Large-subunit ribosomal RNA, domain I from a Pirellulaceae bacterium, 494 nucleotides, folded computationally.
[in-house]
Context: one part of a larger RNA
RNA sequence: GGCGUAUGGGGGAUGUCUUGGCGUUAGAAGGCGAUGAUCGACGUGGAAGUCUGCGAUAAGCCUGGGGGAACUGACAAACGAGUGUUGAUCCCGGGAUUUCUGAGCCAACCCAGCGAACUGAAACAUCUAAGUAGCUGGAGGAAGAGAAAGAAAAAUCGAUUCCGUAAGUAGCGGCGAGCGAACGCGGAACAGCCCAAACCGAAGGGGUUUCCUCUUCGGGGUUGUAGGGCCUCUCACAUGAGAGUUACAAAGCAGUGAUUAGCAGAACGACUUGGAAUGGUCGACCAUAGAGGGUGACAGUCCCGUAAGCGAAAAUUUCCUGCCUCUCGAGAGGUACCUGAGUAGGUCGGGUCACGUGAAACCCCGACUGAAUCUACGGGGACCAUCCCGUAAGGCUAAAUACUCUCUAACGACCGAUAGUAAACUCAGUAGGGUGACUGAAAGAUGAAAAGAACCCCGACAAGGGGAGGGAAAGAACCUGAAACCAUACGCUU
Numbered sequence: 001g002g003c004g005u006a007u008g009g010g011g012g013a014u015g016u017c018u019u020g021g022c023g024u025u026a027g028a029a030g031g032c033g034a035u036g037a038u039c040g041a042c043g044u045g046g047a048a049g050u051c052u053g054c055g056a057u058a059a060g061c062c063u064g065g066g067g068g069a070a071c072u073g074a075c076a077a078a079c080g081a082g083u084g085u086u087g088a089u090c091c092c093g094g095g096a097u098u099u100c101u102g103a104g105c106c107a108a109c110c111c112a113g114c115g116a117a118c119u120g121a122a123a124c125a126u127c128u129a130a131g132u133a134g135c136u137g138g139a140g141g142a143a144g145a146g147a148a149a150g151a152a153a154a155a156u157c158g159a160u161u162c163c164g165u166a167a168g169u170a171g172c173g174g175c176g177a178g179c180g181a182a183c184g185c186g187g188a189a190c191a192g193c194c195c196a197a198a199c200c201g202a203a204g205g206g207g208u209u210u211c212c213u214c215u216u217c218g219g220g221g222u223u224g225u226a227g228g229g230c231c232u233c234u235c236a237c238a239u240g241a242g243a244g245u246u247a248c249a250a251a252g253c254a255g256u257g258a259u260u261a262g263c264a265g266a267a268c269g270a271c272u273u274g275g276a277a278u279g280g281u282c283g284a285c286c287a288u289a290g291a292g293g294g295u296g297a298c299a300g301u302c303c304c305g306u307a308a309g310c311g312a313a314a315a316u317u318u319c320c321u322g323c324c325u326c327u328c329g330a331g332a333g334g335u336a337c338c339u340g341a342g343u344a345g346g347u348c349g350g351g352u353c354a355c356g357u358g359a360a361a362c363c364c365c366g367a368c369u370g371a372a373u374c375u376a377c378g379g380g381g382a383c384c385a386u387c388c389c390g391u392a393a394g395g396c397u398a399a400a401u402a403c404u405c406u407c408u409a410a411c412g413a414c415c416g417a418u419a420g421u422a423a424a425c426u427c428a429g430u431a432g433g434g435u436g437a438c439u440g441a442a443a444g445a446u447g448a449a450a451a452g453a454a455c456c457c458c459g460a461c462a463a464g465g466g467g468a469g470g471g472a473a474a475g476a477a478c479c480u481g482a483a484a485c486c487a488u489a490c491g492c493u494u
Base pairs, nucleotide, nucleotide: 001493002492003491004490005489006488007487008486009485015479016445017444020415021414022412023411024410025409026408027407028406029404030403031105032104040100041099042055043054044053046079049075050074051073061095062094063093064092065091066090070083071082072081109140110138111137112136113135114134120127124174150157151156161188162187163186164185165184171179172178192396193395194394195340199219200218201217202216203215204214205213206212207211224374226339227338228337229335230334231333232332233331234330235329240328241327242326243325244324252323253322254321255320257317258316259315260314262310263309268283269282270281271280272279284301285300286290292304293303294302345369346368347367348366349365350364351363355381376391377390378389379388380387432439433438452478455467456466457465458464
């Protein structure tokens, strides 16, 4: 020096655990703000700091309710000074106070305007990525869409939305890469309405001898099997029928229910091992409760709970019910008055449609043009005819659908401290980095209980160690305590 064994140091892997995360389901809520929000600054306690709370009335004030013995938030124990069965601290509702700052704040979902590139095409330009990311504006609890100028091709369906299928089909496509429907069918949910106009009337204005015209308001009226107006004729009508606060008119009240504190809640003992019984043995009991958690080891019967049940002075709120409120005609014949105009359509240039200009319809924009009026007009994928379907150029509309900053309840073949949120930790978006926009950690576990080692000895009135004590030192650099690495002792060997 090497190897081996043993004993240690070192280090913090592994195992076990969980205060924290992640995800899902159901319900609620879906806004806050000049009556000063969100974020923040500074204060505020007997006490220095940080967190939490609060605001010069400052870990709080008043009041209504709950509750019933201790309390003065946490790290964080002690002391001080106090409060409380004349009901405190604490929990819930309402109110008061609310320093400084001063105008927007807000996670996703939705609609609209603008709108990439990397990438793919094995290069790249049409194309793709993608109308995505991003920016901006706007709104709601949802938004948008929506009661056919529809879809179809059967003597059909009947607003919209969403899901499944049709179907990776028909198609589009440097026919490359790729993009990609609809009809129909099955479901979820269902709800339909109001104006403009014709006509009648009132008021007012203009022209005007009568009459015409304009404006406002009221009645009337709202559709495709065309409907409505006006004229003539016939029948019916309320002690009835229907509807309603989210469209279709509109305002409430009361009750019930729900939410915001809570109440009550069954049933076990002995012996034994042990520091400790929830373990073992024996014998019992409850169960609409054997979910779960805690308790000195594994507890239906020890504690908190759980099942079933009960509860509100006050505030908020909706489903439902009642009061209440509103509405109520139909047919036959005639007439040809009305039925949304710079609109539909066309040409040119674009866009959106699964559809890249194509045979390219339909729909939407810009420029220029520009109809018809029910014997009408639009559509059925160039265009024409026949046939069929619908009635544009005004508006409103719940539900089924999307999302979760937030609250409540429950769950997980989710993680278990290099994982899971970046963040389980008195002090995380912290320390630190960057001029800045921004970036961004590490760090959990003594023990059942501090019983956190009185007292003695060595030492420097240290550190550390030896006794003692204490369930065990697990000794605070504290559960377990792997490996690398470093020692000591012994053995073998060069």

Its Rfam family is "Bacterial large subunit ribosomal RNA". Gene Ontology terms of the family: structural constituent of ribosome and ribosome. Its mean pLDDT, the model's own confidence on a scale to 100, is 81. NCBI's taxonomy places the organism under Bacteria, Planctomycetota, Planctomycetia, Pirellulales, Pirellulaceae.